[in-house]
RNA sequence: GCUGGAGUAGCUCAGUCGGCAGAGCACGUCCUUGGUAAGGACGGGGCCACGGGCUCGAUUCCCGUCUCCAGCU
Numbered sequence: 001g002c003u004g005g006a007g008u009a010g011c012u013c014a015g016u017c018g019g020c021a022g023a024g025c026a027c028g029u030c031c032u033u034g035g036u037a038a039g040g041a042c043g044g045g046g047c048c049a050c051g052g053g054c055u056c057g058a059u060u061c062c063c064g065u066c067u068c069c070a071g072c073u
Stems, first nucleotide, its partner, number of pairs: 001072007010025004019056001027043005049065005
């Protein structure tokens, strides 16, 4: 330098032929216990890596940039 993949909650990841953004763990409150742990109920937390384009509407489609991973040279 070229090719492919990934970037979504604190962490690990789903998701979407374009139409209200989710799970598990973690965190907070409460219940349960003599107490801790385990278990249960409820809850908070996201400008979907960044910039632009198409569109009535973009996490999703198109272009560019950045970071990481793998391969080729």
The prediction has a mean pLDDT of 80. This is a predicted structure of a 73-nucleotide RNA (transfer RNA) from Omnitrophica bacterium GWA2_41_15. Its Rfam family is "tRNA". About the family: Transfer RNA (tRNA) molecules are approximately 80 nucleotides in length. Its family is annotated with triplet codon-amino acid adaptor activity in the Gene Ontology. It is annotated as a transfer RNA. Taxonomically the source falls in Candidatus Omnitrophota (Bacteria, Pseudomonadati).